[in-house]
RNA sequence: GCCUCAAUAGCUCAGUUGGUAGAGCAUUUCAUUCGUAAUGAAAAGGUCGCCGGUCCGAGUCCGGCUUGAGGCU
Numbered sequence: 001g002c003c004u005c006a007a008u009a010g011c012u013c014a015g016u017u018g019g020u021a022g023a024g025c026a027u028u029u030c031a032u033u034c035g036u037a038a039u040g041a042a043a044a045g046g047u048c049g050c051c052g053g054u055c056c057g058a059g060u061c062c063g064g065c066u067u068g069a070g071g072c073u
Stems, first nucleotide, its partner, number of pairs: 001072007010025004019056001027043005049065005
């Protein structure tokens, strides 16, 4: 220098053919208990890495950039 893959909640990851962004764990509250743990219920938490483009509409499609992983030379 070139090629491929990845970037979504605090963490690990889903998200189908473009049509209201989700799960588990963690956090908070409540219930249960003499109390704690465990268990059950609920809540909160997101500019979907950044900048543009296409579209009525983009996490998803297109281009560039950044970071990480792997490969080629």